[in-house]
RNA sequence: GCCCUCGUAGUUCAAUGGAUAGAACAGAUCCGUCCUAAGGAUACAAUGGGGGUCCGAUUCCCUCCGAGGGCA
Numbered sequence: 001g002c003c004c005u006c007g008u009a010g011u012u013c014a015a016u017g018g019a020u021a022g023a024a025c026a027g028a029u030c031c032g033u034c035c036u037a038a039g040g041a042u043a044c045a046a047u048g049g050g051g052g053u054c055c056g057a058u059u060c061c062c063u064c065c066g067a068g069g070g071c072a
Base pairs, nucleotide, nucleotide: 001071002070003069004068005067006066007065010025011024012023013022018055028042029041030040031039048064049063050062051061052060
């Protein structure tokens, strides 16, 4: 330099055009217990930046940024 894959809660992952973006773990509050733990309940929390297509974009297109891999 060229090509490919990926980027979503604090972390690990879902959601491949229909929207109130879900789950697990972690953390918070409460219940629980003599205390702690197990267990239970509740709430909080995210689509890398910009632009485009579309009635509608996490999803498709362009570009930039970042991570990983391959070739030279």